Description
A computed fold for a 687-nucleotide part of an RNA from Spirosomataceae bacterium 100L2-3, annotated as large-subunit ribosomal RNA, domain II. It matches the Rfam family "Bacterial large subunit ribosomal RNA". Its mean pLDDT, the model's own confidence on a scale to 100, is 84.
[in-house]
Context: one part of a larger RNA
RNA sequence: GCCUACGAGUUACGGUCAUUGGCAAGGUUAACUUACUAGAGUAAGGGAACCGAAGCGAAAGCGGGUCUUAACAGGGCGUUAAGUCAAUGGCUGUAGACGCGAAACCUGGUGAUCUACCCUUGGUCAGGUUGAAGUUUUGGUAACACAAAAUGGAGGACCGAACUGGUAAACGUUGAAAAGUUUUCAGAUGAACUGAGGGUAGGGGUGAAAGGCCAAUCAAACCAGGAAAUAGCUCGUACUCCCCGAAAUGUUUUUAGGAACAGCGUUUGGCAAUUACAGUAUCAGGUAGAGCUACCGAUAGGGCUAGGGGGAGUCAAAUCCUACCAACCCCUGACGAACUCCGAAUGGGUACUGUAAGUACAGGCAGUGAGGGUAUGGGUGCAAAGGUCCAUAUCCGAGAGGGGAACAACCCGGAGCAUCAGCUAAGGUCCCAAAGUAUAUACUAAGUUGAACUAAGGUAGUCCGGUCGCAGAGACAGCCAGGAUGUUAGCUUGGAAGCAGCUAUACAUUUAAAGAGUGCGUAACAGCUCACUGGUCGAGCGGGGCGGGCAUCGAUAAUAAACGGGCAUAAAGUAUAUCACCGAAGCUAUGCGAUAGUAAAUUAUUACGAUCGGUAGGGGAGCAUUCCAGCGGGGGCGAAGCCUGAGCGUAAGCUUUGGUGGACCUUCUGGAAAAGCAAAUGUAGGC
Numbered sequence: 001g002c003c004u005a006c007g008a009g010u011u012a013c014g015g016u017c018a019u020u021g022g023c024a025a026g027g028u029u030a031a032c033u034u035a036c037u038a039g040a041g042u043a044a045g046g047g048a049a050c051c052g053a054a055g056c057g058a059a060a061g062c063g064g065g066u067c068u069u070a071a072c073a074g075g076g077c078g079u080u081a082a083g084u085c086a087a088u089g090g091c092u093g094u095a096g097a098c099g100c101g102a103a104a105c106c107u108g109g110u111g112a113u114c115u116a117c118c119c120u121u122g123g124u125c126a127g128g129u130u131g132a133a134g135u136u137u138u139g140g141u142a143a144c145a146c147a148a149a150a151u152g153g154a155g156g157a158c159c160g161a162a163c164u165g166g167u168a169a170a171c172g173u174u175g176a177a178a179a180g181u182u183u184u185c186a187g188a189u190g191a192a193c194u195g196a197g198g199g200u201a202g203g204g205g206u207g208a209a210a211g212g213c214c215a216a217u218c219a220a221a222c223c224a225g226g227a228a229a230u231a232g233c234u235c236g237u238a239c240u241c242c243c244c245g246a247a248a249u250g251u252u253u254u255u256a257g258g259a260a261c262a263g264c265g266u267u268u269g270g271c272a273a274u275u276a277c278a279g280u281a282u283c284a285g286g287u288a289g290a291g292c293u294a295c296c297g298a299u300a301g302g303g304c305u306a307g308g309g310g311g312a313g314u315c316a317a318a319u320c321c322u323a324c325c326a327a328c329c330c331c332u333g334a335c336g337a338a339c340u341c342c343g344a345a346u347g348g349g350u351a352c353u354g355u356a357a358g359u360a361c362a363g364g365c366a367g368u369g370a371g372g373g374u375a376u377g378g379g380u381g382c383a384a385a386g387g388u389c390c391a392u393a394u395c396c397g398a399g400a401g402g403g404g405a406a407c408a409a410c411c412c413g414g415a416g417c418a419u420c421a422g423c424u425a426a427g428g429u430c431c432c433a434a435a436g437u438a439u440a441u442a443c444u445a446a447g448u449u450g451a452a453c454u455a456a457g458g459u460a461g462u463c464c465g466g467u468c469g470c471a472g473a474g475a476c477a478g479c480c481a482g483g484a485u486g487u488u489a490g491c492u493u494g495g496a497a498g499c500a501g502c503u504a505u506a507c508a509u510u511u512a513a514a515g516a517g518u519g520c521g522u523a524a525c526a527g528c529u530c531a532c533u534g535g536u537c538g539a540g541c542g543g544g545g546c547g548g549g550c551a552u553c554g555a556u557a558a559u560a561a562a563c564g565g566g567c568a569u570a571a572a573g574u575a576u577a578u579c580a581c582c583g584a585a586g587c588u589a590u591g592c593g594a595u596a597g598u599a600a601a602u603u604a605u606u607a608c609g610a611u612c613g614g615u616a617g618g619g620g621a622g623c624a625u626u627c628c629a630g631c632g633g634g635g636g637c638g639a640a641g642c643c644u645g646a647g648c649g650u651a652a653g654c655u656u657u658g659g660u661g662g663a664c665c666u667u668c669u670g671g672a673a674a675a676g677c678a679a680a681u682g683u684a685g686g687c
Stems, first nucleotide, its partner, number of pairs: 001687006011095013026051002032045005055062002065077004098236002101233001105226006116200009125190001127159003130155001134151006163187003168183004202218001204214003239622006249262005263368002265365005273359001274357010289342001290340002296336002300332004305326001307325002309322004371396010401412003416592004421588003427582003430566003436579001438578006449568002457553002461550005467544001468542003478536005484509003489503003515530001519528002593612003597608004623676001625673006632666003641660003645656004
């Protein structure tokens, strides 16, 4: 892991509601007694008690009323609807109370054969090394001291076996072993190691102290009991079909993953008292926007000009000046959730009309009270978040199907069942892959692009539309020719001659034109070239500007890995327009089923239109298992069970052929439950 068996809302007594039944202003017996009896059974008796028929008041008490009170007031509670006894079912209370599950707490015992420490009594430590005190001798001293040599044999001394330990590594880690093996390492006459016997006991011991150890168990041992402790927690909770179908919100909570009440679901009663939508009429408002010489606050530039600062005036003052600061006022511009002279759309209230509806209300039973995404309006945050907190809508949750490559909530669209029928939606139509290699006109050359997103800025990419300038008095480009003189301008400088630098530059002359010179070049000249001019050529030209389309660079993340792939270039890309087609569980067609309803007809149904996604959950109807009662039935001419095939039913299931098996099984009508398994790291067995 699989298979088989077992495995979880039960029972007792109360409460409450519903259904069914008996009696009814009443209902009903309990213990007990008697009789009968196959029966812990039946019948009869038993009226104690209980519930109801009247309440109010603390009570005396009064009573369809009573209490409060001075009250004939007001107010409170009553008076208006039948109960009661059983049975069954839903829920609930007390009990273990659907099942399994703690860590713990308490009571009484058992443990120091492991281990910690202690007591008593024993045992063990190869070999080697070092050489303390003391002593002796000699030297030495006034005497000591002191020195040397010898002797001596101390030490929690040294090296190192046994022994005790356990430093490092490897191996082992379903081990040889629930702590080991190998190599290595520490102590090894000591606070050493060790045998035997004995002592200390659980909030206690023992501890050279690690919360260590106290029998593979220790921040409180083990065993039995209280005990089915408690568990607002986790997990599990078993057959089928039909109808409806939520919530993740509010308030409060030693409350926040729990609960109470409300909200939302279901079901029963009940009535139109109610709700929804649309229209008409009417009412309130201060949001969006806008505006601000309409207030409050904030605010840029200018003007005018109080006040202030600075300066002048020999001091002081008058007075004057001011590119300084600046109130009021004026002009222009312009901001505000807690500004408003204004001010919508939507939305909301009320009334009437119409349409529709199981809507209000009351009772039974719930679940929910972790929500999430998207769009829009806001708060918070960074106008961050798959962030967080509200509001409105929607979807997922609890929703399958088609599209989006894949993808809870994005787009389309809400699945009763069947069909090898049709039409469409979103989205698509070259191939993968159903349908156009469709039509028309453009653009793109970047594989841009082909369904995520991309900036500032750069750029003779290219297309389109305006605009400006030049152009048959010949433009633009090319080619041919000229491009001069005063002069080597002046200054500077070694030199400076158009071309290192500075100054002037409208210098002047000759000209068709030619700068005191555009670039290259020289040490400086020279040389080449340009501006400018003529000729040739013959039609548009411009490196002017503006706007738009598509492209380009900017461009940077971990697979070629961001068209789904192949691939695609007058596209299979982009833009506009058009017609076809494909495409879903949508719609239609045909047949069938179920639910509630309406209408016929009457009891068997028929017709009609509607409805039939669904988690938590509510309601309804059934199937199967075991046992019992009653009426029956089957069975050695083969029961149950098992294997196999066939048929029937919407399903749980039912019937049956053949084989096996070898003795019981069971329809129907009722009753009673140890009454249905895939899950609980479920229990036991098997493989």